[in-house]
Molecule: transfer RNA
Organism: candidate division WWE3 bacterium
RNA sequence: UCCCCUGUAGCUCAGCGGUAGAGCGGGCGCCUGUUAAGCGCUAGGUCGCUGGUUCGAAUCCAGCCGGGGGAG
Numbered sequence: 001u002c003c004c005c006u007g008u009a010g011c012u013c014a015g016c017g018g019u020a021g022a023g024c025g026g027g028c029g030c031c032u033g034u035u036a037a038g039c040g041c042u043a044g045g046u047c048g049c050u051g052g053u054u055c056g057a058a059u060c061c062a063g064c065c066g067g068g069g070g071a072g
Base pairs, nucleotide, nucleotide: 001071002070003069004068005067006066007065010024011023012022013021018055026042027041028040029039030038048064049063050062051061052060
């Protein structure tokens, strides 16, 4: 320098054009003699950044930034 993958909740990840979800973790409660386990409810997200396309973008396109891998 070039190529590929990746960036979404505190963590691990879904979501593939139509108002953002799960598990774990956090908070509150139920259960239990108590804890753990189990069950219910709940909070938490400018979807890496800036533009573009579109009636509509986490999703498609371009550039940039961070992480990983490869070529030279």